[in-house]
Context: one part of a larger RNA
RNA sequence: CUAGGCGUAAAGGGCACGUAGGUGGUGAAUCAGGUUGAAAGUGAAAGCCGCCAAAAAUUGGCGGAAUGCUCUUGAAACCAAUUCACUUUAGUCAGACAAGAGAGAGUGGAAUUUCGUAUGUAAGGGUGAAAUUUGGAGUUCUAUGAAGGAACGCCAAAAGCAAAGGCAACUCUUUGGGUCCCUACCAACGCUGAGGUGCAAAAGCAUAGGGAGCGAACAGGAUUAGAUACCCUGGUAGUCCAUGUCGUAAAUGAUGAGUGUUCACUCUUCAUCUAUGCAGAUUAGGGGCCUAGCUAACACGUGAAACACUCCUCCUGGGGAGUGUGGUCGCAAGACCGAAACUC
Numbered sequence: 001c002u003a004g005g006c007g008u009a010a011a012g013g014g015c016a017c018g019u020a021g022g023u024g025g026u027g028a029a030u031c032a033g034g035u036u037g038a039a040a041g042u043g044a045a046a047g048c049c050g051c052c053a054a055a056a057a058u059u060g061g062c063g064g065a066a067u068g069c070u071c072u073u074g075a076a077a078c079c080a081a082u083u084c085a086c087u088u089u090a091g092u093c094a095g096a097c098a099a100g101a102g103a104g105a106g107u108g109g110a111a112u113u114u115c116g117u118a119u120g121u122a123a124g125g126g127u128g129a130a131a132u133u134u135g136g137a138g139u140u141c142u143a144u145g146a147a148g149g150a151a152c153g154c155c156a157a158a159a160g161c162a163a164a165g166g167c168a169a170c171u172c173u174u175u176g177g178g179u180c181c182c183u184a185c186c187a188a189c190g191c192u193g194a195g196g197u198g199c200a201a202a203a204g205c206a207u208a209g210g211g212a213g214c215g216a217a218c219a220g221g222a223u224u225a226g227a228u229a230c231c232c233u234g235g236u237a238g239u240c241c242a243u244g245u246c247g248u249a250a251a252u253g254a255u256g257a258g259u260g261u262u263c264a265c266u267c268u269u270c271a272u273c274u275a276u277g278c279a280g281a282u283u284a285g286g287g288g289c290c291u292a293g294c295u296a297a298c299a300c301g302u303g304a305a306a307c308a309c310u311c312c313u314c315c316u317g318g319g320g321a322g323u324g325u326g327g328u329c330g331c332a333a334g335a336c337c338g339a340a341a342c343u344c
Base pairs, nucleotide, nucleotide: 003316004315005314007298008297012312014199015198016197017196021192022191023190025086026085027084028083029082030081033079034078035075036074037073038072040070041069042068048064049063050062051061052060053059091185092184095180096179097178101175102174103173104172105171106170107169108152113147114146115145116144117143118142123134124133160167161166204245205244206243207242209240213239214238218234219233220232221231256311257310258309259308260307261306265288266287267286268285269284271282272281273280274279293300317344318343319342326337327336328335329334
């Protein structure tokens, strides 16, 4: 490179926006670059193929092919180009609606812990059993008051929202996205997207705060042959906040994005319509089961892994190895790009 693939065998980038590029609705008209028909020229000789001659030869003669290029003249379906239209892609206005979507500020109650006061006296705590541990300097328990930090029970659901990461007490301010619906507007404005840019759990890092509970490290008590663990008592970073940084996860649906076409049944969320007693229909989601089909099987099955198309990433035996080297980024930790020898 070709070919075949990417749910679980190697393989979908963590996610989006978007440049170049690729690709792309309907109907007309024009054009003739691509496309296509015909004719002409050219494609030296040798060579190749075929026929003829010959006893034979590394022989001779004739013809063809030479899939190409140039020019002339036609065709106009398709691709490209130009022009004019269209509405079903995309988008916009109006009306209605749902939601733990983002950011900032304020407020609230339950609980844990600590402290003060009162009451009260000998235990509390913990475990499989114990001990370390707290307690006559008055614990635990009970009542009441205060402080402070973090998280928001029930509602709660296979539910909802968001591109992904993710998002849950309540109120206010502010920002983004979505669905339905009828008319109106615009008129292909679309899809994908190498590089690029932005967002991105937890842990970690820097600076300044905060620190209730939990809790790597660490200390002690147990268990054990040992126990650098599991269990227990403590406990520092951290967890929280602000501003930066890091840029990774089993970042998973292990399933890239978009469009179209396809048997039924069933539950559910938002909206609309018909009915208004049950119920029925449509669109956009969230679940279950299954037909055809597909699959190595498991399974998937209108939310496809079915049938097709467009564009992008990625894979090519196991180990060596996500290592070495080099480069870029980072304060560092490290991240990204990423081999070979050798071996089976």
Notes
This is a predicted structure of a 344-nucleotide part of an RNA (small-subunit ribosomal RNA, central domain) from Solanum commersonii. Its mean pLDDT, the model's own confidence on a scale to 100, is 86. The full RNA is in RNAcentral, with records from SILVA. Its Rfam family is "Bacterial small subunit ribosomal RNA".